[in-house]
The RNA shown here (transfer RNA) has 74 nucleotides and comes from Ruminiclostridium cellobioparum subsp. termitidis CT1112. The source organism's lineage runs through Bacteria, Bacillota, Clostridia, Ruminiclostridium cellobioparum and Ruminiclostridium cellobioparum subsp. termitidis. RNAcentral records the identical sequence in 3 taxa. Its mean pLDDT, the model's own confidence on a scale to 100, is 81. Rfam family: tRNA. The family's RNA type in Rfam is transfer RNA. The sequence is in RNAcentral, with records from Rfam.
RNA sequence: GGCGGCGUAGCUCAGUUGGCCAGAGCAUCCGGUUCAUACCCGGCAGGUCGUAGGUUCAAAUCCCACCGCCGCUA
Numbered sequence: 001g002g003c004g005g006c007g008u009a010g011c012u013c014a015g016u017u018g019g020c021c022a023g024a025g026c027a028u029c030c031g032g033u034u035c036a037u038a039c040c041c042g043g044c045a046g047g048u049c050g051u052a053g054g055u056u057c058a059a060a061u062c063c064c065a066c067c068g069c070c071g072c073u074a
Base pairs, nucleotide, nucleotide: 001073002072003071004070005069006068007067010026011025012024013023019057029043030042031041032040050066051065053063054062
């Protein structure tokens, strides 16, 4: 240099034949329980969906470019 895969919450990921308000588990925080801690139960909060453009009435999803990580190859 060429090809391919991945990038979504603090962490691990789902959601990708466009459309319901972007979700789950764990963690943090708050509450319950306990003499107390842990376990357990309930709840809140937390996201420019890697960046920037394009298509569209509508984009995490489609198209282009770029950035980062991983693998294969010359």